[in-house]
RNA sequence: UUAGUAUUGCAGCCGAAAUCCAUGCAGGUACAUGGAUGCGGGGGACCCGAGUUUUUGGGGCGUAUUCCUUUUUUAGGAUAGGGCACUUCCAAGCCCGAGCCCGACAGCUAACCUCGUAGGCGUUUGGAAGGGCAAGA
Numbered sequence: 001u002u003a004g005u006a007u008u009g010c011a012g013c014c015g016a017a018a019u020c021c022a023u024g025c026a027g028g029u030a031c032a033u034g035g036a037u038g039c040g041g042g043g044g045a046c047c048c049g050a051g052u053u054u055u056u057g058g059g060g061c062g063u064a065u066u067c068c069u070u071u072u073u074u075a076g077g078a079u080a081g082g083g084c085a086c087u088u089c090c091a092a093g094c095c096c097g098a099g100c101c102c103g104a105c106a107g108c109u110a111a112c113c114u115c116g117u118a119g120g121c122g123u124u125u126g127g128a129a130g131g132g133c134a135a136g137a
Stems, first nucleotide, its partner, number of pairs: 007135004012121003018037007038117006048107001055104001057105001058102004066078004081096004086130007
């Protein structure tokens, strides 16, 4: 000087919802607008499916569907399903189990067309295994 063992410390979550560039602006950040990339959704052939089921409308996003009870509203209970902090598995515990949209209309679906890139919040333990960043005898 390099590498880096033992060891120590650190990492936000749900969600597709992030990154970059340009302009606005006199400078930086933020913000706004536009574009691109990435991520997510919808429409959309052959083939396949359905061969019915059409106000008992139908369909989409989403975990958020279904059932029971109850005083009509309402509220409660359960349930398919979903989440809990680096990742996976196991166990226990806790929580959610909503809402919104299209507008007579859509099965799948290559090419193609098109839309969104918000919002809300904090982190429960234990065991095993495996990684990332930093320090390092």